This is a predicted structure of a 469-nucleotide part of an RNA (small-subunit ribosomal RNA, 3' major domain) from an uncultured Bacteroidales bacterium.
Its mean pLDDT, the model's own confidence on a scale to 100, is 85.
The RNAcentral record of the full RNA draws on ENA and SILVA.
Rfam family: Bacterial small subunit ribosomal RNA.
Context: one part of a larger RNA
RNA sequence: UGACGGGGGCCCGCACAAGCGGAGGAACAUGUGGUUUAAUUCGAUGAUACGCGAGGAACCUUACCCGGGCUCGAACGGCGUUUGAAUACGUAUGAAAAUAUGUAGCUGUAACAAGCAAACGUCGAGGUGCUGCAUGGUUGUCGUCAGCUCGUGCCGUGAGGUGUCGGCUUAAGUGCCAUAACGAGCGCAACCCCUGCCGUCCGUUACCAUCGGGUAAUGCCGGGAACUCAGACGGGACUGCCCGCGCAAGCGGCGAGGAAGGGGGGGAUGACGUCAAAUCAGCACGGCCCUUACGUCCGGGGCGACACACGUGUUACAAUGGACGGUACAGAGGGCUGCAACUCCGCGAGGAGAAGCCAAUCCUAAAAGCCGUUCCCGGUUCGGAUCGGAGUCUGAAACUCGACUCCGUGAAGCCGGAUUCGCUAGUAAUCGCGCAUCAGCCACGGCGCGGUGAAUACGUUCCCGGGCC
Numbered sequence: 001u002g003a004c005g006g007g008g009g010c011c012c013g014c015a016c017a018a019g020c021g022g023a024g025g026a027a028c029a030u031g032u033g034g035u036u037u038a039a040u041u042c043g044a045u046g047a048u049a050c051g052c053g054a055g056g057a058a059c060c061u062u063a064c065c066c067g068g069g070c071u072c073g074a075a076c077g078g079c080g081u082u083u084g085a086a087u088a089c090g091u092a093u094g095a096a097a098a099u100a101u102g103u104a105g106c107u108g109u110a111a112c113a114a115g116c117a118a119a120c121g122u123c124g125a126g127g128u129g130c131u132g133c134a135u136g137g138u139u140g141u142c143g144u145c146a147g148c149u150c151g152u153g154c155c156g157u158g159a160g161g162u163g164u165c166g167g168c169u170u171a172a173g174u175g176c177c178a179u180a181a182c183g184a185g186c187g188c189a190a191c192c193c194c195u196g197c198c199g200u201c202c203g204u205u206a207c208c209a210u211c212g213g214g215u216a217a218u219g220c221c222g223g224g225a226a227c228u229c230a231g232a233c234g235g236g237a238c239u240g241c242c243c244g245c246g247c248a249a250g251c252g253g254c255g256a257g258g259a260a261g262g263g264g265g266g267g268a269u270g271a272c273g274u275c276a277a278a279u280c281a282g283c284a285c286g287g288c289c290c291u292u293a294c295g296u297c298c299g300g301g302g303c304g305a306c307a308c309a310c311g312u313g314u315u316a317c318a319a320u321g322g323a324c325g326g327u328a329c330a331g332a333g334g335g336c337u338g339c340a341a342c343u344c345c346g347c348g349a350g351g352a353g354a355a356g357c358c359a360a361u362c363c364u365a366a367a368a369g370c371c372g373u374u375c376c377c378g379g380u381u382c383g384g385a386u387c388g389g390a391g392u393c394u395g396a397a398a399c400u401c402g403a404c405u406c407c408g409u410g411a412a413g414c415c416g417g418a419u420u421c422g423c424u425a426g427u428a429a430u431c432g433c434g435c436a437u438c439a440g441c442c443a444c445g446g447c448g449c450g451g452u453g454a455a456u457a458c459g460u461u462c463c464c465g466g467g468c469c
Stems, first nucleotide, its partner, number of pairs: 008469006015460002019423005026315008034306002042053002064301007076124009087104007107114001126290002129288003135284002137279003140275001142273001147186006153162003166177003192267004197235005203229001207224002211222003238261001241255001242253004304442001317416001321375007333364003338357002342353004382413001387408007429452007
């Protein structure tokens, strides 16, 4: 100077408390440990690993294992020699990769050249092999916490201190006052984006109040520029006004006005640094190692194993519910080897045809809700695992190892020990919809979108993390 204390003071945070819903018990999905295996590729491991890298493992991916091949090599560049335009189609062997071989074909220039391809030789290749404790870059975390420093001056022999302390205040080292300090930088805040109100401009593909036409019906048509909406620009909130407290900063008010108040809500934004934190397998890169193999191509298998153990989820255990019928209302997205209205066939997954749409134009479109009927507390008309059978679709190919449909089967489960997690408002809870990846899909995951819509906070003694003295 820091760090630490079961030392003190002050102050924050869903940290506790108050409250609502979960996890821990069940079945299944998924990740991990362990075990097994020819291989079950590798990494991530308290918080900060474990639905994580993986925003798509049947082949491919693929890095692993077994087997069959290659060695200028699967890809790329330079030079030399030889041959041939390019290229197309076969045949044999083979699981394929490939090997051997046949047929057709002959750029360009006057001629060389040039260009392209192949073979051979040669110089470079190639390595998801090791080291994240040699590194760059990127990331997690403390932490969106309010801190971390510098110049000059002053103090101290010096390390260093002061400033940055003290009082008040703030979400904030935010500001005010005070002051051997005076200033400044990185952070805070603001500037940026979305959203909430209003105005102006522009009106098609969106809109339809007024006028007219038309239909079984529909902005369907003429038209309109009001409204909604789309998008660009601007306004609006600043403790500005009033009252009280205060030196001030600021605080309080069932105050006014206002769509909105005292940071309106959300996002982006992460200081100096810490953890030799993570990543050599995204990429780059030093060093080391392999070079007829630790490179590379292919077929098959594995990454999907299963006595167990843990994490994260999904579905339930029912009556605020299940089933059946009827009937409403979104937002944000996506769409051309795509989205598909509509018609027909099929109980259905789906199939056959097919209008429109490169899309504010066409297509994809809710569920909870509401109105009825039924079930009558029973492992049930709850629950749907598991298994049998029959199918659909994608794809060369669904045995290992896809999703979905129909019929049958109907398991555990009657609200979960110790313990533990999330959340303070359009939040939790609950309901569905979309997208990326993607042939298909093991998505119950991830990222978004809207619908319905609560309860509680006395308080800071205690647990955890943090800030100042």